[in-house]
RNA sequence: AGGGCAGUAGCUCAAUUGGCCAGAGUCCCGGUCUCCAAAACCGGUGGUUGGGGGUUCGAGUCCCUCCUGCCCUG
Numbered sequence: 001a002g003g004g005c006a007g008u009a010g011c012u013c014a015a016u017u018g019g020c021c022a023g024a025g026u027c028c029c030g031g032u033c034u035c036c037a038a039a040a041c042c043g044g045u046g047g048u049u050g051g052g053g054g055u056u057c058g059a060g061u062c063c064c065u066c067c068u069g070c071c072c073u074g
Stems, first nucleotide, its partner, number of pairs: 001073007010026004019057001028044005050066005
């Protein structure tokens, strides 16, 4: 320099070829249980979907650009 993959909740990851409220587990908080705690069970908080722009009635998803990480080629 060229090419590919990834970036979504504090963390690990989903999201069915663009469609109705963006979810799960874990962490954290509260409750039940227990002599206490752990475990188990129940409930709850939490999101600028990496930044910016575009297409569309509608974008996590498509297009352009930039940033970060990893891999390949030279």
Molecule: transfer RNA
Organism: Actinomadura craniellae